[in-house]
The prediction has a mean pLDDT of 77. This is a predicted structure of a 90-nucleotide RNA (Glycine riboswitch aptamer). It matches the Rfam family "Glycine riboswitch aptamer". About the family: This family represents the bacterial glycine riboswitch.
RNA sequence: GAGGACUCUCUGGAGAACACAUUCAGUUGUGUGCCGAAGGUGCAAGAUCCCUUGAUCGAAUCUCUCAGGCAAAUGGACGGAGAAGGUUGU
Numbered sequence: 001g002a003g004g005a006c007u008c009u010c011u012g013g014a015g016a017a018c019a020c021a022u023u024c025a026g027u028u029g030u031g032u033g034c035c036g037a038a039g040g041u042g043c044a045a046g047a048u049c050c051c052u053u054g055a056u057c058g059a060a061u062c063u064c065u066c067a068g069g070c071a072a073a074u075g076g077a078c079g080g081a082g083a084a085g086g087u088u089g090u
Stems, first nucleotide, its partner, number of pairs: 002088002007083006017032005033070003039066001040064001042062001046057004
């Protein structure tokens, strides 16, 4: 002097629900349906191995819907601002 990851603070932040029963309560339960943006599953190009049409590695807001969610709040991928520490190069 410089950029990025992580951590912390502030901030923006989507989607999807009805029925019945029950409760002081949007409380709880059951049924059916639905959503993808915590987390997790799957893989394209490509790489490696291989006798092989095989195997391994391999991204996402794609995919699955296990988990989670379907008033608000909380949470929330991702984005913006700031702080501290550390790392790297000269």